This is a predicted structure of an 82-nucleotide RNA (transfer RNA) from an uncultured Bacilli bacterium.
[in-house]
RNA sequence: GGCAUCAUGGCGGAAUUGGUAGACGCGCUGGUCUCAGAAGCCAGUGGGGCAACCCGUGGAAGUUCGAUCCUUCUUGGUGCCA
Repeated sequence: GGCAUCAUGGCGGAAUUGGUAGACGCGCUGGUCUCAGAAGCCAGUGGGGCAACCCGUGGAAGUUCGAUCCUUCUUGGUGCCA
C1' cells in the first nucleotide's frame, strides 16, 4: 500500500433481502426472605426533560416516507496478501 471483517447500554451479546433499537445474560437499584448475610424469588434499569416530547447503533455526508441494515468518505481493532 491492497483486500476482508468487526465497532450497538455499565459489560458480554442479539436484531439484516430497510419498517417499534437494545431481546437474552451479567451487573446495578428497590423489595421479599433472614437475627444478619449469601442464594433464590418479584419489580425496575440507554441519555435529556416536571411533562408532552426529543436524542441515541465508532464519526461525517448521501439515498429513502423511513437506515443498525444500502452508498461514499473517514477513525480505530483484527486477519490475509504484497
The coordinates come from a structure-prediction model, not an experiment, and the mean pLDDT is 80. It matches the Rfam family "tRNA". Rfam describes the family as follows. Transfer RNA (tRNA) molecules are approximately 80 nucleotides in length.